[in-house]
Molecule: transfer RNA
Organism: Candidatus Doudnabacteria bacterium
RNA sequence: GGGCGUGUAGCUCAGCUGGUUAGAGCAUCAAGCUUAUACCUUGAGGGUCCAUGGUUCGAGUCCAUGCACGCCCA
Numbered sequence: 001g002g003g004c005g006u007g008u009a010g011c012u013c014a015g016c017u018g019g020u021u022a023g024a025g026c027a028u029c030a031a032g033c034u035u036a037u038a039c040c041u042u043g044a045g046g047g048u049c050c051a052u053g054g055u056u057c058g059a060g061u062c063c064a065u066g067c068a069c070g071c072c073c074a
Base pairs, nucleotide, nucleotide: 001073002072003071004070005069006068007067010026011025012024013023019057028044029043030042031041032040050066051065052064053063054062
């Protein structure tokens, strides 16, 4: 320098052919339970979906550019 892939909650990830509230597990917090802790049960908080721009009535999803990381080639 060239090609490909990934980027969504604190962490690991899902999100279908663009659509009607952005989700799961773990973690955190609270309540219940317990003499107490843990386990278990229930609930809560936590996101402008990497950035900018574009297409569209509508974008996490499609397009362009850039950034970060990984792999391959030179």